[in-house]
RNA sequence: GUAAGAGUAGCUUUGGUGCGUAAAGUGCCAUCGAACGGGACGUUGUCGAUGGACGAAAGGGUUUUCUCUGCGGUGCCAAGGCGCGUCCGCUAC
Numbered sequence: 001g002u003a004a005g006a007g008u009a010g011c012u013u014u015g016g017u018g019c020g021u022a023a024a025g026u027g028c029c030a031u032c033g034a035a036c037g038g039g040a041c042g043u044u045g046u047c048g049a050u051g052g053a054c055g056a057a058a059g060g061g062u063u064u065u066c067u068c069u070g071c072g073g074u075g076c077c078a079a080g081g082c083g084c085g086u087c088c089g090c091u092a093c
Stems, first nucleotide, its partner, number of pairs: 001093002004091002010082009019072003028052007038088005058069004
């Protein structure tokens, strides 16, 4: 110098394994805060704390802090798929 690639936060599908079903969790709203390709600016989405509103799918075995099948916009893990706009950087030539 050239023009191809990789990588974030995270999203999703499947599988596994838990939790709840004596209602936590998820989702919604408000306020505050945090992290977010290696760097800068920025976008998108994510997460946490507090408060608020809403709110559920149980059934069988068994006689019990058990178990099976379900259910929950459920947690975690693994694999597959998806996943930065500009400039610089990285890889390749």

Predicted 3D model of a 93-nucleotide RNA (THF (Tetrahydrofolate) riboswitch aptamer). Rfam family: THF (Tetrahydrofolate) riboswitch aptamer. From the family's description: Tetrahydrofolate (THF) riboswitch was first reported for Ames et al. as an RNA motif in 5' untranslated (5'-UTR)regions of folate transport and biosynthesis genes in Firmicutes genomes. The sequence was found by an Rfam model in a public genome assembly.